[in-house]
RNA sequence: CCGUGCUGGGCGGGGAGCUAGCGGUGCCCUGUAACUCGCAAUCCGCUAUAGCGAGGCUGAUUUCCUGAUUGAGGCGACUGCCCGGUGGGACUGUUUUCGGUCGGCCGGUGUUGAAGGCCGGGUCCUGUGCGGCGGAAAGCCACGAAAUCCGUCAGGUCCGAAAGGAAGCAGCGGUAAGAGGACCUUUCCGGGUGACGCGGGAUUGCCUGGUUGGAGCCGGUGGGUUGGAGGAAAGCUAUUGGGUAGCGUCGAGAAAGGGUGCACGG
Numbered sequence: 001c002c003g004u005g006c007u008g009g010g011c012g013g014g015g016a017g018c019u020a021g022c023g024g025u026g027c028c029c030u031g032u033a034a035c036u037c038g039c040a041a042u043c044c045g046c047u048a049u050a051g052c053g054a055g056g057c058u059g060a061u062u063u064c065c066u067g068a069u070u071g072a073g074g075c076g077a078c079u080g081c082c083c084g085g086u087g088g089g090a091c092u093g094u095u096u097u098c099g100g101u102c103g104g105c106c107g108g109u110g111u112u113g114a115a116g117g118c119c120g121g122g123u124c125c126u127g128u129g130c131g132g133c134g135g136a137a138a139g140c141c142a143c144g145a146a147a148u149c150c151g152u153c154a155g156g157u158c159c160g161a162a163a164g165g166a167a168g169c170a171g172c173g174g175u176a177a178g179a180g181g182a183c184c185u186u187u188c189c190g191g192g193u194g195a196c197g198c199g200g201g202a203u204u205g206c207c208u209g210g211u212u213g214g215a216g217c218c219g220g221u222g223g224g225u226u227g228g229a230g231g232a233a234a235g236c237u238a239u240u241g242g243g244u245a246g247c248g249u250c251g252a253g254a255a256a257g258g259g260u261g262c263a264c265g266g
Stems, first nucleotide, its partner, number of pairs: 001266006009058003012030004020047005035055005064259003069254002073250004078246011091235002095230008104221006116212008124201006130194002133190007140181002143178001149174004157166003
């Protein structure tokens, strides 16, 4: 170096997820020259040599193992940036409205006296007098005893010898109760009563008089500043979704280099 027969090994790997953990089925990535059947998601099989069971192919330099480096893709509760969703309104800005203050402009008013100060009056509450209105009573006027009031009592009656006296019906005159009238007087009571008088109280505001005072006062408009109350939500803030970059982590594939068994025969 060649041939024959074996054996290790190989016939895919990875990520997230699941799980105490490992592997698988399912999802995703990578990749192919990439075996077959059975099992499996409230799952299947195992336990650090971590799929199990049955079968098949290949087989040690066109293989297999390892591997500097490179690297698809996944994951992260971390960081930055970009784009959106939902909520908030502390802060910045914007905006509506109310007030304070500052100065500007315009108009009015004011030395025929502004603001301010002092004294009073009215408006408000309450008591009271007077007036008015309404009601009641008394006085007033005219009636009024046909039941039993008073006076006068013809006639008649009674007593008396007489003089005379007594009671008393009708009539006449008056009056009580009562029921009317009048609206004149008096008293009492009342009020949605008054161009009225007197007293007390309250006096923030408004109106008004007097006095003092000696130059401002009032309104409008736009602006600065400041305070209160709201609206919207651009910034901001809270949360959430996506993208991207960084960082961390796992990592298919590619890949320099290194390693690659036994028996027999020639």
A computed fold for a 266-nucleotide RNA from a Dehalococcoidales bacterium, annotated as Bacterial large signal recognition particle RNA. Rfam family: Bacterial large signal recognition particle RNA. The family's RNA type in Rfam is non-coding RNA gene. The coordinates come from a structure-prediction model, not an experiment, and the mean pLDDT is 77. The gene name in the source record is ffs.